Record summary: Predicted 3D model of a 346-nucleotide part of an RNA (small-subunit ribosomal RNA, central domain) from a lake water metagenome. Its Rfam family is "Bacterial small subunit ribosomal RNA".
Context: one part of a larger RNA
RNA sequence: CUGGGUUUAAAGGGUGCGUAGGUGGUCUUGUAAGUCAGCGGUGAAAGCUCGGAGCUCAACUCCGAAAUUGCCAUUGAUACUGCAAGGCUUGAGUACAGUUGAGGUAGGCGGAAUAUGUCAUGUAGCGGUGAAAUGCUUAGAUAUGACAUAGAACACCAAUUGCGAAGGCAGCUUGCUAAACUGAAACUGACACUGAGGCACGAAAGCGUGGGGAUCAAACAGGAUUAGAUACCCUGGUAGUCCACGCCCUAAACGAUGCUAACUCGAUUUUGGCGAUAUACAGUCAGAGUCCAAGGGAAACCGAUAAGUUAGCCACCUGGGGAGUACGUCCGCAAGGAUGAAACUC
Numbered sequence: 001c002u003g004g005g006u007u008u009a010a011a012g013g014g015u016g017c018g019u020a021g022g023u024g025g026u027c028u029u030g031u032a033a034g035u036c037a038g039c040g041g042u043g044a045a046a047g048c049u050c051g052g053a054g055c056u057c058a059a060c061u062c063c064g065a066a067a068u069u070g071c072c073a074u075u076g077a078u079a080c081u082g083c084a085a086g087g088c089u090u091g092a093g094u095a096c097a098g099u100u101g102a103g104g105u106a107g108g109c110g111g112a113a114u115a116u117g118u119c120a121u122g123u124a125g126c127g128g129u130g131a132a133a134u135g136c137u138u139a140g141a142u143a144u145g146a147c148a149u150a151g152a153a154c155a156c157c158a159a160u161u162g163c164g165a166a167g168g169c170a171g172c173u174u175g176c177u178a179a180a181c182u183g184a185a186a187c188u189g190a191c192a193c194u195g196a197g198g199c200a201c202g203a204a205a206g207c208g209u210g211g212g213g214a215u216c217a218a219a220c221a222g223g224a225u226u227a228g229a230u231a232c233c234c235u236g237g238u239a240g241u242c243c244a245c246g247c248c249c250u251a252a253a254c255g256a257u258g259c260u261a262a263c264u265c266g267a268u269u270u271u272g273g274c275g276a277u278a279u280a281c282a283g284u285c286a287g288a289g290u291c292c293a294a295g296g297g298a299a300a301c302c303g304a305u306a307a308g309u310u311a312g313c314c315a316c317c318u319g320g321g322g323a324g325u326a327c328g329u330c331c332g333c334a335a336g337g338a339u340g341a342a343a344c345u346c
Stems, first nucleotide, its partner, number of pairs: 004317003007300002012314001014201004021194003025088007033081002035077004040072003049065006091191001092188003096183005103177007110154001114150008125136002162169002206247006216240001220236004258313006266291009295302002319346003328339004
């Protein structure tokens, strides 16, 4: 390489959009590039294979045939693929009528809690722990009440719920905006699927500039514990946590399961629609779960949301360590990221 694989053994890209490429519904006509058939030329000799022959045999040598699966030309075939032309509507999309949701974004508003400040009541403790101590407190703390200020997060509702491509999204309300689903079937007429590069998005932490700073809290300090305790526990506490703009681009970015399409027995729960006058039952479409038949799997398990049966396209794997390291290159302010070996060793 081929083959075989990728939930858990090595292996699905973090996610989407999309370029090239690959692949592509149904009918008719044409063409004949692929494809198939016939025929011609060529495909050196030697060798290989087969049938003979010659050295006493064999190796070896000689003769003949076959083979040389290829290429070129030519004559045909036209099912399939391609190409050209013309149709179709079931794939895909548009318009229409509804519905749904923590989808996104910008503004406004709200209450509880926390902290701080002022005032009042009030007096000796408070706090914290396994037990303590550090800490706070007669300069009046803790507790209780009133008022004010600040920042951050939104109890109950809440769900095995919903939405989003993923990351993710939750107080209420308004503006702007995206999507999905259902119904009906008016319009377009294959406009599709996937997608190397590319572009965009991408939790937390981190970085830059400027704000903000209530809580919590790396670092740090102190108190304990302990043989020690650079920890676990306690008292404090700075970056950070929040906002704006700009970077970073990584995660057990997980369903450890790429996307699309078709097919394959049932049960049950649930979300959003539909048709009905109908809250029930039943049906149907699109999701979200549980249990299972067939089938699959090394097993665990998966099982219409497949890991079953198929097709298309992409990504990735090829013993462990060395190593996601070195070197080079690209990106980044940096931290570092991306790409990514070998010697050696078992």